This is a predicted structure of a 147-nucleotide part of an RNA (small-subunit ribosomal RNA, 3' minor domain) from an uncultured Opitutia bacterium. Its mean pLDDT, the model's own confidence on a scale to 100, is 82.

[in-house]
Context: one part of a larger RNA
């Protein structure tokens, strides 16, 4: 590289990250219930014991051991939640990618001026209605200023 310009959206292809998703698999944590080792403590004890006390002795007392029960309680089981990670048929848009498809919406009055809000409609850019803005071209008129 200057209208043989610029440029918009759908669709198709590829890559990447990401949202949703029936569910599936974990991590962590809270609560309820069940079970409950070891151990301290408490209670109990018809079993056992040389040392202490009473007694000449038999025996009794105290204490200890063992047994049993209770409280506390680790691990475990079970149910319900919280937080969090992974995965997930399918699905939504997004970003990016020299030469794909369809059109041509915008940029000139862009060939229906454009844009904003809103509602409806449409393969797509978009179209239509209503209200608004000039950041619209052109023509005419009016007012003001300058020469």
């Nucleotide at each position: 590289c200057a209208c043989c310009g610029c440029c918009c959206g759908u669709c198709a292809c590829g890559u990447c990250a990401u949202g949703a998703a029936a569910g599936c698999c974990g991590g962590u944590u809270u609560c309820g219930c069940c079970c409950g080792a070891a151990g301290u403590g408490c209670g109990u004890u018809u079993g056992c014991c040389a040392a202490c006390c009473c007694g000449c002795a038999a025996g009794g007392g105290a204490g200890g051991c063992g047994g049993c029960g209770c409280c506390c309680u680790a691990a475990g089981g079970u149910g319900a939640g919280g937080c969090u990670g992974g995965u997930g048929a399918u699905u939504g848009g997004g970003a990016c990618g020299a030469a794909g498809u369809c059109g041509u919406a915008a940029c000139a009055a862009g060939g229906u001026a454009a844009c904003c809000g809103u509602a409806g409609g449409g393969g797509a850019a978009c179209c239509u209605g209503c209200g608004g803005u000039u950041g619209g071209a052109u023509c005419a008129c009016c007012u003001c200023c300058u020469u």